[in-house]
RNA sequence: CGAGUCGGUCGGAUGAUCGCGGUAGCCGCAAGGUUAUCGAGGAAAGUCCGGACUCCAUAGGGCAAGAGUGGUGGAUAACGUCCACCUGGGGCGACCCACGGGAAAGUGCAACAGAAAGUAAACCGCCUAUCUUCAUUUAUGGAGAUAGGUAAGGGUGAAACGGUGAGGUAAGAGCUCACCAGUACUUAUGGCGACAUAGGUAGCUAGGUAAACCCCACUCGGAGCAAGACCAAGUAGCAGGUGACUGCCCGUCACACGCCUGCAGGUAGGUUGCAACAGGUUGUUGGUAACAACAAUCGCAGAUGGAUGAUCAUCGCGCGCAAGCGUACAGAAUCCGGCUUACAGACCGACUCGUCUA
Numbered sequence: 001c002g003a004g005u006c007g008g009u010c011g012g013a014u015g016a017u018c019g020c021g022g023u024a025g026c027c028g029c030a031a032g033g034u035u036a037u038c039g040a041g042g043a044a045a046g047u048c049c050g051g052a053c054u055c056c057a058u059a060g061g062g063c064a065a066g067a068g069u070g071g072u073g074g075a076u077a078a079c080g081u082c083c084a085c086c087u088g089g090g091g092c093g094a095c096c097c098a099c100g101g102g103a104a105a106g107u108g109c110a111a112c113a114g115a116a117a118g119u120a121a122a123c124c125g126c127c128u129a130u131c132u133u134c135a136u137u138u139a140u141g142g143a144g145a146u147a148g149g150u151a152a153g154g155g156u157g158a159a160a161c162g163g164u165g166a167g168g169u170a171a172g173a174g175c176u177c178a179c180c181a182g183u184a185c186u187u188a189u190g191g192c193g194a195c196a197u198a199g200g201u202a203g204c205u206a207g208g209u210a211a212a213c214c215c216c217a218c219u220c221g222g223a224g225c226a227a228g229a230c231c232a233a234g235u236a237g238c239a240g241g242u243g244a245c246u247g248c249c250c251g252u253c254a255c256a257c258g259c260c261u262g263c264a265g266g267u268a269g270g271u272u273g274c275a276a277c278a279g280g281u282u283g284u285u286g287g288u289a290a291c292a293a294c295a296a297u298c299g300c301a302g303a304u305g306g307a308u309g310a311u312c313a314u315c316g317c318g319c320g321c322a323a324g325c326g327u328a329c330a331g332a333a334u335c336c337g338g339c340u341u342a343c344a345g346a347c348c349g350a351c352u353c354g355u356c357u358a
Base pairs, nucleotide, nucleotide: 001354002353003352004351005350006349007348008347009346010345012315013314014313015312016311017310018309020039021038022037023036024035025034026033027032041329045340046339048338049337050336051335052334053224054223055222056221060250061249062248063247066220067219068218069217070216071085072084073083074082075081086100087098088097089096090095101215102214106213107212108209109208123154124153125150126149127148128147129146130145131144132143133142134141135140162180163179164178165177166176167175181205182204183202184201185200186199187198188197189196190195228272229271230270231269237263238262239261240260241259242254243253244252277299279298280297281296282295283294284293285292286291316327317326318325319324
């Protein structure tokens, strides 16, 4: 200097004029006025996970259904999140990826080719026996048919019941042996562990696919701020019945109805929930880290036909010789921790590879 990998930050600023909402103080009977101060994000989005909180009397016990997760150890209120590591794969590397338990419980699926695609199978072959026929001096050899044995050789395929070599056999085959690979069991060392390294025994050799159904292990009450609580207003009943928590069982409680279900009628305004919290920032200590503890400090929106804006000027950044043009994605609605998606442009740090110079 170039090319990359990982992480982080910003994503407009200043002034003037006018306008809007909250909170607090002061004035006012009130309406309201005035002063100070605060007022939309890194994703506020998607509604994909997890909770806090509220109600269902207790959420009590169990089952079913449904859903989720799936290597090990940690963090967290919890999670399908995050951190560290293991195994497998990709990359020269920094690093990145994984629906990471089970295929000897069962079912299913895999075009074409091939005899046959799973405890499947005999197309060409090889061997034996019988019969027929040809050659031949006899042994014997060739061809065909039938029966039996075989999977070592050849072919097909992405893949064909481990590989190489030797022995053995009628011909062959882990049939036997040596070496290698896999699988199962096991020993030593290291590690909390998943595992790693180095050995031993056993001829045990058992394709692929589970983000196919399924099996195994673990986890999960339900509904949701339009949850709920209070005040105001208003009224008309009829039919059926035991209700209360997704369904079922047990247990418990209430009740003969003012409760529950269906149909019908009337009223519908306001207060609260509503922002001080698993909160932010800084420092110290512990930890590889995620994070935790302690100390100090700060208060950073609460609207409800829905506030946080409009205009002007100057500047910043990018393109352009200039004039000028452009300035991303995008608006809180109970709140928080994540994940995913969108984003013009600018900046910072660490690391890897390549080239050059000293």
Molecule: Bacterial RNase P class A
Organism: Actinomycetota bacterium